[in-house]
Context: one part of a larger RNA
Molecule: small-subunit ribosomal RNA, 3' major domain
Organism: metagenome
RNA sequence: UGACGGGGGCUCACACAAGCGGUGGAGCAUGUGUUUAAUUCGAAUCAACGCGAAGAACCUUACCUGGGCUUGACAUAUCGGGAUUAUUAUGCCGAAAGGUAUAAGACGCUCUUCGGAGAGGAACCGAUACAGGUGUUGCAUGGCUGUCGUCAGCUCGUGCCGUGAGGUGUUGGGUUAAGUCCCCUAACGAGCGAAACCUUUAUCUUUAGUUGCCAGCGGGUAAUGCCGGGGACUCUAGAGAGACUGCAUACGUUAAGUGUGAGGAAGGUGGAGACGACGUCAAGUCAUCAUGGCCCUUAUGCCCAGGGCGACACACGUGCUACAAUGGUCAGGACAAAGGGAAGCGAAGCCGUAAGGUAGUGCAAAUCUCAAAAACCUGAUCACAGUUCGGAUUGAGGGCUGCAAUUCGCCCUCAUGAAGCUGGAAUCGCUAGUAAUCGCAGGUCAGCCUUACUGCGGUGAAUGUGUUCCUGAGCCUUGUACA
Numbered sequence: 001u002g003a004c005g006g007g008g009g010c011u012c013a014c015a016c017a018a019g020c021g022g023u024g025g026a027g028c029a030u031g032u033g034u035u036u037a038a039u040u041c042g043a044a045u046c047a048a049c050g051c052g053a054a055g056a057a058c059c060u061u062a063c064c065u066g067g068g069c070u071u072g073a074c075a076u077a078u079c080g081g082g083a084u085u086a087u088u089a090u091g092c093c094g095a096a097a098g099g100u101a102u103a104a105g106a107c108g109c110u111c112u113u114c115g116g117a118g119a120g121g122a123a124c125c126g127a128u129a130c131a132g133g134u135g136u137u138g139c140a141u142g143g144c145u146g147u148c149g150u151c152a153g154c155u156c157g158u159g160c161c162g163u164g165a166g167g168u169g170u171u172g173g174g175u176u177a178a179g180u181c182c183c184c185u186a187a188c189g190a191g192c193g194a195a196a197c198c199u200u201u202a203u204c205u206u207u208a209g210u211u212g213c214c215a216g217c218g219g220g221u222a223a224u225g226c227c228g229g230g231g232a233c234u235c236u237a238g239a240g241a242g243a244c245u246g247c248a249u250a251c252g253u254u255a256a257g258u259g260u261g262a263g264g265a266a267g268g269u270g271g272a273g274a275c276g277a278c279g280u281c282a283a284g285u286c287a288u289c290a291u292g293g294c295c296c297u298u299a300u301g302c303c304c305a306g307g308g309c310g311a312c313a314c315a316c317g318u319g320c321u322a323c324a325a326u327g328g329u330c331a332g333g334a335c336a337a338a339g340g341g342a343a344g345c346g347a348a349g350c351c352g353u354a355a356g357g358u359a360g361u362g363c364a365a366a367u368c369u370c371a372a373a374a375a376c377c378u379g380a381u382c383a384c385a386g387u388u389c390g391g392a393u394u395g396a397g398g399g400c401u402g403c404a405a406u407u408c409g410c411c412c413u414c415a416u417g418a419a420g421c422u423g424g425a426a427u428c429g430c431u432a433g434u435a436a437u438c439g440c441a442g443g444u445c446a447g448c449c450u451u452a453c454u455g456c457g458g459u460g461a462a463u464g465u466g467u468u469c470c471u472g473a474g475c476c477u478u479g480u481a482c483a
Stems, first nucleotide, its partner, number of pairs: 001483002003480003007477007015467002019430005026321008034311001041052002063307007072130001076129006087104007109118003132296002135294003141290002143285003146281001148279001153192006159168003172183003198273004203241007213230002217228003244267001247261005310449001323423001327382007339370003344363002349358003389420001394415007436459007
């Protein structure tokens, strides 16, 4: 100087408390463990376990079994061959890959007696250098990432103090979300961080009105901005305004600031995002990629078929669905936002109980389409039951995608109708448009195991204004047989 302490002081955080909803019990989904010829590999406290994987039937695929290839699936160079070649067609072995046989058979240049001859480039073949490796080492590395932590810290120059390590500044008194700012001060300044600049959202003004809108005017329809038209409104998307403790008051050191209030759409960082200092964990990744060393080279490389990644005594993590009446079922009615669409989205109509089929208007989309929002509201019914709850499991019949759904896809209909009556010890999330709850969309994608992930809106709470304790963190201080 640090680190540590079941030392002290101050401060903070869904850390506890106060609340709301879960997990832990059930069934299923998924990941891990375990098993296995293989169940490819990696990730392992928080910070591995719906993680890499934004999509394993083949492919992917790296694994296993079997069948094949050996300058190789791919690159460059050199040498030799190169009309018997490239290529095409056909046959045989084969699961395919691959192997093998037969036939036809090109290109440009020069010469030409038009029969052909010559040298040569590329493909191609052979040989040699080499290719190749998701083999190994993340404890040799780059790059990228997690974490402490969006915590408020981490440092430097000059000066001063100290023999020196080092200290000071950065401590102290206030204050802040903040090393934020003020005051004091052997310090004076500065940098990386914090904040701000950026995006989005909340209000208004203005400009512009098409594909959006429709108040007023006119026309028209069974009905609809449908048409003429209009720019008022909504909205769209450009430019501005607006919030700064600016104003008032109290407190405060005449400060920084804090409390309350006015005005305001918004008030003290308005909400949300992007942004992550010096460093820590020899944290993670050699399987994104790159790369040193080591290793394989008729195999640890390459191709193919089938299997596996989907196994299942059991254990754990993360979720979904429930156990019901604040509910289930049936009928009718209403209101979003944000997205996607050309090898695409796919309308109306018709067929089918339905999945779906047919059809193909329209639309590179504020125009057309996916598209029905669902919780909700109204009415009817069920009357507390393992039920009109719950939907696992299984049987049968269909549909779709795709060479192909057996291992191993999704969907529909009928039948079946399991566990489950609110969950032990323990444990998690959340402070407001949040939790809870309800649906919608997207990426990946032929299809889909998506209940995941990433977004979007609808409905919309309770509690706390405290810091004794648990956990973690910051600053000061103290002890130390630690570095």